The prediction has a mean pLDDT of 83. A computed fold for a 477-nucleotide part of an RNA from an uncultured bacterium, annotated as small-subunit ribosomal RNA, 3' major domain.
Context: one part of a larger RNA
RNA sequence: UGACGGGGACCCGCACAAGCGGUGGAGCAUGUGGUUUAAUUCGAAGCAACGCGAAGAACCUUACCAAGUCUUGACAUCCCAGUCGAUAUACCGUAAUGGGUAUAGCCCUAAGGGGGACUGGAGACAGGUGGUGCAUGGUUGUCGUCAGCUCGUGUCGUGAGAUGUUGGGUUAAGUCCCGCAACGAGCGCAACCCUUAUCUUUAGUAGCCAGCAGGUAAAGCUGGGGACUCUAGAGAGACAGCCGGGGAUAACCCGGAGGAAGGCGGGGAUGACGUCAAAUCAUCAUGCCCCUUAUGAUUUGGGCUACACACGUGCUACAAUGGCAUAAACAGAGGGAAGCGAGAUGGAGACAUGGAGCGAAUCCCAAAAAAGAUGUCCCAGUUCGGAUUGUAGUCUGCAACUCGACUACAUGAAGCUGGAAUCGCUAGUAAUCGCAGAUCAGAAUGCUGCGGUGAAUACGUUCCCGGGUCUUGUACA
Numbered sequence: 001u002g003a004c005g006g007g008g009a010c011c012c013g014c015a016c017a018a019g020c021g022g023u024g025g026a027g028c029a030u031g032u033g034g035u036u037u038a039a040u041u042c043g044a045a046g047c048a049a050c051g052c053g054a055a056g057a058a059c060c061u062u063a064c065c066a067a068g069u070c071u072u073g074a075c076a077u078c079c080c081a082g083u084c085g086a087u088a089u090a091c092c093g094u095a096a097u098g099g100g101u102a103u104a105g106c107c108c109u110a111a112g113g114g115g116g117a118c119u120g121g122a123g124a125c126a127g128g129u130g131g132u133g134c135a136u137g138g139u140u141g142u143c144g145u146c147a148g149c150u151c152g153u154g155u156c157g158u159g160a161g162a163u164g165u166u167g168g169g170u171u172a173a174g175u176c177c178c179g180c181a182a183c184g185a186g187c188g189c190a191a192c193c194c195u196u197a198u199c200u201u202u203a204g205u206a207g208c209c210a211g212c213a214g215g216u217a218a219a220g221c222u223g224g225g226g227a228c229u230c231u232a233g234a235g236a237g238a239c240a241g242c243c244g245g246g247g248a249u250a251a252c253c254c255g256g257a258g259g260a261a262g263g264c265g266g267g268g269a270u271g272a273c274g275u276c277a278a279a280u281c282a283u284c285a286u287g288c289c290c291c292u293u294a295u296g297a298u299u300u301g302g303g304c305u306a307c308a309c310a311c312g313u314g315c316u317a318c319a320a321u322g323g324c325a326u327a328a329a330c331a332g333a334g335g336g337a338a339g340c341g342a343g344a345u346g347g348a349g350a351c352a353u354g355g356a357g358c359g360a361a362u363c364c365c366a367a368a369a370a371a372g373a374u375g376u377c378c379c380a381g382u383u384c385g386g387a388u389u390g391u392a393g394u395c396u397g398c399a400a401c402u403c404g405a406c407u408a409c410a411u412g413a414a415g416c417u418g419g420a421a422u423c424g425c426u427a428g429u430a431a432u433c434g435c436a437g438a439u440c441a442g443a444a445u446g447c448u449g450c451g452g453u454g455a456a457u458a459c460g461u462u463c464c465c466g467g468g469u470c471u472u473g474u475a476c477a
Base pairs, nucleotide, nucleotide: 001477002476003474004473005472007471008470009469010468011467012466013465015461016460019425020424021423022422023421026316027315028314029313030312031311032310033309034307035306042053043052064302065301066300067299068298069297070296073125077124078123079121080120081119082118083117084116087104088103089102090101091100092099106115107114108113127291128290130289131288132287136285137284138280139279140278141276143274148187149186150185151184152183153182154163155162156161167178168177169176193268194267195266196265198236199235200234201233202232203231204230208225209224212223213222214221239262242256243255244254245253246252318418322377323376324375325374326373334365335364336363339358340357344353345352346351384415389410390409391408392407393406394405395404431453432452433451434450435449436448437447
């Protein structure tokens, strides 16, 4: 100087407390461990691995296993020889790739040639999701959006170092004020950026419809209009600016006015010096080591989906603040051409037929759901709950047996609110309700967004956990 203390002082955080809802019990989904297996590819491991890489494993993907094939190779450059390729059609053959046959079939040209492709050959080489993240770059997590981390000159100390950065106040903040052997500065904080909340102005189609006219069963449907909503450009607005009180006449704090908004207005992006030899050689790049008729390449089939079990994360429930039936309201944000697909018709339904419109403020996906209205059930393992199983189907796709999603009928398991323990959340939040998107042929209870309805509680900082500043002690460096 740090680090540590079941030392001290001060302060903060859904850290505790006050509340609300969960997990832990059940069934299922999903990830992991374990076990099994020919293979169940690999990585991730307290917080900070475990709905994680994977924004989507039937084949492919795919790295794993079995079997069959290839050896200058599936891919790149160079050399030699020959050919015309690519592609399309038909045929033989195989589990399949590889293989074989037939037909059609290159471009430019100054006519010398040039370009491109294919086949065979020779080697230089290719190739490796093989090893090492403890050889590395790059990227990322984490403490933590915590308020810290440093430097120059000066001064003090023999020196390591100190001072500044400590002290008195204050703040979300090393934020600012005052003081002070310090005076300044840098990286962080804040602001500048995006979005949301109010208003003005400009513009008015594909959006809107107050007034005028037409029109209908109804309808911005039509003429028209720019008022309003909205869209998207430009501005305004919030600064402790005003008033009162407190404070040291400071920084700032408390209350009030006006205001759409008040003390950082809400949300996002933004992550200092560093820590963990943290993660990643399987995104990529890369040193060294290793394989080279195989640890490379390719095809078919299987596996990654196994199942005495254990754990994590979720979904659905156990019901009456509910289930079911009927009629019938109100969003936002997105997506659409190998696409979204309306009206119509068929079907009990998944869906099918057909194809209007739309590269979309025009058309479509599209029905929002919870809510509200009426009826029914009457507290039961039930008209709760839906697992499991049987049968019949639909769709995608060469192909749903291993191993897809959905529909109909039948079946109707556990479960009556969950031990010890443990998690999230302070406001348009929790809880609850649906909608959309990425990936994607098909395949979400996951993920990322969007809106609807919409609470309770916070006395306080004694205690638990984590962190910051000062100070004290020293078994430690």
Overview: The full RNA is in RNAcentral, with records from Greengenes.